Context: one part of a larger RNA
RNA sequence: UUGGGCGUAAAGGGCGCGUAGGCGGUUUAGUAAGCGCGGCGUGAAAUACGGGGGCUUAACCCCCGUACUGCGUUGCGAACUGGUAGACUAGAGUUGCAGAGGGGGAGUCGGAAUUCCUAGUGUAGGGGUGAAAUCUGUAGAUAUUAGGAAGAACACCGGUGGCGAAGGCGGACUUCUGGCUGACAACUGACGCUGAGGCGCGAAAGUGCGGGGAGCAAACAGGAUUAGAUACCCUGGUAGUCCGCACAGUAAACGAUGUACACUAGAUGUCGGGCCGAGCGGUUCGGUGUCGAAGCGAACGUGAUAAGUGUACCGCCUGGGGAGUAUGCCCGCAAGGGUGAAACUC
Numbered sequence: 001u002u003g004g005g006c007g008u009a010a011a012g013g014g015c016g017c018g019u020a021g022g023c024g025g026u027u028u029a030g031u032a033a034g035c036g037c038g039g040c041g042u043g044a045a046a047u048a049c050g051g052g053g054g055c056u057u058a059a060c061c062c063c064c065g066u067a068c069u070g071c072g073u074u075g076c077g078a079a080c081u082g083g084u085a086g087a088c089u090a091g092a093g094u095u096g097c098a099g100a101g102g103g104g105g106a107g108u109c110g111g112a113a114u115u116c117c118u119a120g121u122g123u124a125g126g127g128g129u130g131a132a133a134u135c136u137g138u139a140g141a142u143a144u145u146a147g148g149a150a151g152a153a154c155a156c157c158g159g160u161g162g163c164g165a166a167g168g169c170g171g172a173c174u175u176c177u178g179g180c181u182g183a184c185a186a187c188u189g190a191c192g193c194u195g196a197g198g199c200g201c202g203a204a205a206g207u208g209c210g211g212g213g214a215g216c217a218a219a220c221a222g223g224a225u226u227a228g229a230u231a232c233c234c235u236g237g238u239a240g241u242c243c244g245c246a247c248a249g250u251a252a253a254c255g256a257u258g259u260a261c262a263c264u265a266g267a268u269g270u271c272g273g274g275c276c277g278a279g280c281g282g283u284u285c286g287g288u289g290u291c292g293a294a295g296c297g298a299a300c301g302u303g304a305u306a307a308g309u310g311u312a313c314c315g316c317c318u319g320g321g322g323a324g325u326a327u328g329c330c331c332g333c334a335a336g337g338g339u340g341a342a343a344c345u346c
Base pairs, nucleotide, nucleotide: 003318004317005316006315007300008299012314014201015200016199017198021194022193023192025088026087027086028085029084031082033081034080035077036076037075038074039073040072041071042070048066049065050064051063052062053061054060091191092188093187094186095185096184097182098181099180103177104176105175106174107173108172109171110154114150115149116148117147118146119145120144121143125136126135162169163168206247207246208245209244210243211242215241216240220236221235222234223233258313259312260311261310262309263308266291267290268289269288270287271286272285273284274283275282276281295302296301319346320345321344328339329338330337331336
C1' cells in the first nucleotide's frame, strides 16, 4: 500500500531477443465505442443531509424537501482517445558508396621464455630466506654451448585507445560471420518504444565423459616461524588451470546508476568518419575521458555519456536480526540454483 522512493541509506532484473499487454508521429474525411450536454425511465422503504413537528428534554418517532454521485434508453455535439478509409515524411527501416575495430567461429603458422631429454665444456657447490632448514649436487649439479621434445601464454606496439547487449575480447595470416559509423541519393510509409511470462547468451570456481599436462597451484607432505601455527615464509605437490562435447547459471555479473525518446551554458583532451583549408587549424556527426554553469542532491557528488527537465513501459524497495534460512514447488548427475515465509526478538 490510490503514498514515497531505488549511484553510496532498503531498492535497477547479469545481459539481450521477443509473446501478451501498456503506450505511440503529421494530415483529411467520415464513425460515435470512450468523452461532453439535454430529455425520459429507473435508482423501494428505512438510513443520510436541510427545514419543521410529537413524546417535560434527548435518544427515539412523524412530516416536507434535497440527495441517492448509479444503470438503462433517447436526442444532440465532435476538440481529444479509439475504430474505419485515404494521404504524408520529421520516427523506424531498406538499397547503393566509403570507413574503423583485441566483436564471434574454424584452420594454419611464428618467436621469446619455462621445464624436461641427449651431447659437449667445466668443478663444487646450487637453491632458498629476515636468518635458516627441508630440497638438489662428485652416479658431476648450478653455470655455459649445441640439438631435440612438450604445453601454456602472446613482451614491445598498448593508450581514462578500440570492439561487443552483457559476460568479455590482445602474436601473425587465411577463411566464414554478427554488429557499428559517416556522407549523399533513391525507396518503404509509423512498419515505432517498452516488455509480465517465455527463449537465448552468460566471468571464475565446480560437475560428467574423452584428451592433454610445460609452468602455476586449492588439498596434501615436509622445513621454518611461534607459547601454539591445522596460517603468513620456504621445498615439493594432486585436482584444477588447457582442448572437445555436455551440464551448471552464479558474482562487488559495478557506472553498485533499467530501456527508449525529447529538451537544457560552456571549456579542454582523445578515437573513427564527412566538409572547409596549402599548412596550422576550424566545423559537423558518432563514440570515449576530464573540468564545470544552471539545476538536482542529506551530503559526497552529479552535471548533454545527468543523479537536470519531461514522457512511455518494465523490474524492484517498504525497520534490524531471525534469513536468502525453513517449508512447498520447479530446475540440477551432484555441488547447489530459482521462488521464498513465520514464530520469536530488539
This is a predicted structure of a 346-nucleotide part of an RNA (small-subunit ribosomal RNA, central domain) from an uncultured bacterium. Its Rfam family is "Bacterial small subunit ribosomal RNA". Model confidence (mean pLDDT): 91 of 100. RNAcentral holds the full RNA, with entries from ENA.